This is a predicted structure of a 74-nucleotide RNA (transfer RNA) from a Candidatus Aenigmatarchaeota archaeon.
The coordinates come from a structure-prediction model, not an experiment, and the mean pLDDT is 86.
RNA sequence: GGGGCGGUAGCUCAGCCCGGGAGAGCACCAGGCUGAAGACCUGGGUGUCGUGGGUUCAAAUCCCACCCGUCCCA
Numbered sequence: 001g002g003g004g005c006g007g008u009a010g011c012u013c014a015g016c017c018c019g020g021g022a023g024a025g026c027a028c029c030a031g032g033c034u035g036a037a038g039a040c041c042u043g044g045g046u047g048u049c050g051u052g053g054g055u056u057c058a059a060a061u062c063c064c065a066c067c068c069g070u071c072c073c074a
Base pairs, nucleotide, nucleotide: 001073002072003071004070005069006068007067010026011025012024013023020057028044029043030042031041032040050066051065052064053063054062
């Protein structure tokens, strides 16, 4: 330098193919329970969907460029 895959909640990831409500588990916070704590029960998503631009009535999803990680080729 060329190519593949990946980047979404604090962490691990789904959703993307085929555009329309942002989600799961764990963690965390509040309450219940307990003498207290753990476990358990109830409630809470805590997020510029890597960045910028484009298409569209509407973009995590489609298109373009770029950044980061990883693997392959040279």
Rfam family: tRNA. Rfam's curators write: Transfer RNA (tRNA) molecules are approximately 80 nucleotides in length. Rfam classes the family as a transfer RNA.